c-di-GMP-I riboswitch aptamer from a Deltaproteobacteria bacterium, 93 nucleotides, folded computationally. Its Rfam family is "c-di-GMP-I riboswitch aptamer". Rfam links the family to the GO term cyclic-di-GMP binding. Of the family's consensus pairs, 95% are formed in the model.
């Protein structure tokens, strides 16, 4: 001088659940709030999991359309599901 791994000062981020606003949803934004968290910071690249507006199929109906019921389907999401990739942290071991 690097790069992993423990600890974590200073401090940081903030699960549930509460009110607002936002969106078809799922989920997201801010305020309380703090279960946690050493990257719970950043990235959908690979897997996973939500949702299902819009399409597409069934069925009721029927000329069609259009309703209504069911299913399939991310071009919508989670980065606090896990892997990868990028970056960052006092001082000790």
């Nucleotide at each position: 001088a690097a790069g992993a791994c423990u600890u974590g000062a200073g401090g940081g981020c903030a699960a549930a659940c509460u009110c607002u606003c936002u969106g078809a949803a799922a989920g997201g934004a801010g305020a309380g709030g703090g279960c946690g968290c050493a990257a719970a910071a950043c990235u959908u690249c690979c897997g996973g999991u939500c949702u299902a507006a819009g399409u597409c199929c069934c069925a009721u109906a029927a000329a069609a359309c259009a309703a209504u019921g069911g299913g399939a389907u991310a071009u919508g999401a989670c980065a606090g599901c896990g892997g990868g990739g990028u970056u960052g942290c006092a001082a000790a071991g």